[in-house]
The RNA shown here (transfer RNA) has 73 nucleotides and comes from a marine sediment metagenome. Rfam family: tRNA. Rfam's curators write: Transfer RNA (tRNA) molecules are approximately 80 nucleotides in length. Rfam classes the family as a transfer RNA. Its mean pLDDT, the model's own confidence on a scale to 100, is 80.

RNA sequence: GGGAAUGUAGCUCAAUUGGGAGAGCACUGUGCUGAAGACACAGCCGUUGCAGGUUCGAAUCCUGCUGUUUCCA
Numbered sequence: 001g002g003g004a005a006u007g008u009a010g011c012u013c014a015a016u017u018g019g020g021a022g023a024g025c026a027c028u029g030u031g032c033u034g035a036a037g038a039c040a041c042a043g044c045c046g047u048u049g050c051a052g053g054u055u056c057g058a059a060u061c062c063u064g065c066u067g068u069u070u071c072c073a
Stems, first nucleotide, its partner, number of pairs: 001072007010025004019056001027043005049065005
């Protein structure tokens, strides 16, 4: 330098191929316990990497940029 994959909550990942973002773990509070853990209930958490475009509507499609991984040179 060229190709491919990937970027979504603090972490690991979904979102059925365009209809408006969710799960588990973690964290916080309460209950339970002599206390802690486990368990139960509730809560908290997002400019879907960035910027444009298409569309009534974009995490999803298109373009550019960018981080990471990988292959080739």